[in-house]
RNA sequence: GCCUCUGUAGCUCAUCCGGUAGAGCGCAAGUUUCGUAAACUUGAGGUAGGGGGUUCAAGUCCCCCCAGAGGCU
Numbered sequence: 001g002c003c004u005c006u007g008u009a010g011c012u013c014a015u016c017c018g019g020u021a022g023a024g025c026g027c028a029a030g031u032u033u034c035g036u037a038a039a040c041u042u043g044a045g046g047u048a049g050g051g052g053g054u055u056c057a058a059g060u061c062c063c064c065c066c067a068g069a070g071g072c073u
Stems, first nucleotide, its partner, number of pairs: 001072007010025004019056001027043005049065005
């Protein structure tokens, strides 16, 4: 320098051919217990790496950039 892949909640990851974003763990509150843990219930938490474009509508399609991983010379 070139090619491929990845980037979504604090962490690990879903979201099938575009249709108003979810799970597990963690966190907070409550129930329970003498108390803690566990268990159960409820809740908070994300402008989907940044920008632009296409579309009635973009996490999803197209372009540029940034970061990371792998490969080639």

Predicted 3D model of a 73-nucleotide RNA (transfer RNA) from a Nanobdellota archaeon.
Model confidence (mean pLDDT): 83 of 100.